[in-house]
RNA sequence: GCCAGCGUAGCUCAAUGGCAGAGCAGUUGCUUUGUAAGCAUCAGGUUGUCGGUUCAAAUCCGACCGCUGGCU
Numbered sequence: 001g002c003c004a005g006c007g008u009a010g011c012u013c014a015a016u017g018g019c020a021g022a023g024c025a026g027u028u029g030c031u032u033u034g035u036a037a038g039c040a041u042c043a044g045g046u047u048g049u050c051g052g053u054u055c056a057a058a059u060c061c062g063a064c065c066g067c068u069g070g071c072u
Stems, first nucleotide, its partner, number of pairs: 001071007010024004018055001026042001028040003048064005
């Protein structure tokens, strides 16, 4: 330099153009003599950035940024 993949909650990951979710972690409560485990509850997101298509974009398109892999 060229090609491909990935970027979503603190972490690991879902979501076939139509309400952004789960597990773990965290808050609060219950349970316990206490801790762990268990149960219930709550909170946590400008979906990497900018633009485009669309009635509607995490999803489709373009550019850029970052990471990973391959080729040279």

Predicted 3D model of a 72-nucleotide RNA (transfer RNA) from a Candidatus Nealsoniibacteriota bacterium. The organism belongs to Candidatus Nealsoniibacteriota, within Bacteria. Rfam family: tRNA. Its family is annotated with triplet codon-amino acid adaptor activity in the Gene Ontology. The same sequence occurs in records of 2 taxa.